RNA sequence: GGUUCCGUGGUGUAGUUGGUUUAUCACAACAGUCUAACACACUGUAGGUCUCCGGUUUGGUCCCGGACGGAACCA
Numbered sequence: 001g002g003u004u005c006c007g008u009g010g011u012g013u014a015g016u017u018g019g020u021u022u023a024u025c026a027c028a029a030c031a032g033u034c035u036a037a038c039a040c041a042c043u044g045u046a047g048g049u050c051u052c053c054g055g056u057u058u059g060g061u062c063c064c065g066g067a068c069g070g071a072a073c074c075a
Base pairs, nucleotide, nucleotide: 001074002073003072004071005070006069007068010027011026012025019058029045030044031043032042033041051067052066053065054064055063
C1' cells in the first nucleotide's frame, strides 16, 4: 500500500432485512439483607449523547458516503 471485518455503560457482549415503551446480559462499582467480621449468596441502584461528521427517511444503534481508531490476511 491492497482486501475483508469490527467500533454499543468501567470491561466483555446481545440487539440490525429501520418503528413508537426503559438499548440486553454477565462481570466490576455502590447500597441493603446475611455474618462477630470478611467472602459467598440474594435484593436493589447508578452508569451509554450506540466512535465522529454528513446524507437518505415521517423515523437511524441498524441503510449510504467520508473521517478516525482497531484486528486478520495479502504484498
Predicted 3D model of a 75-nucleotide RNA (transfer RNA) from Blyttiomyces helicus.
It matches the Rfam family "tRNA". Rfam's curators write: Transfer RNA (tRNA) molecules are approximately 80 nucleotides in length. It is annotated as a transfer RNA.
The sequence is in RNAcentral, with records from ENA.
Taxonomically the source falls in Blyttiomyces (Eukaryota, Fungi, Chytridiomycota, Chytridiomycotina).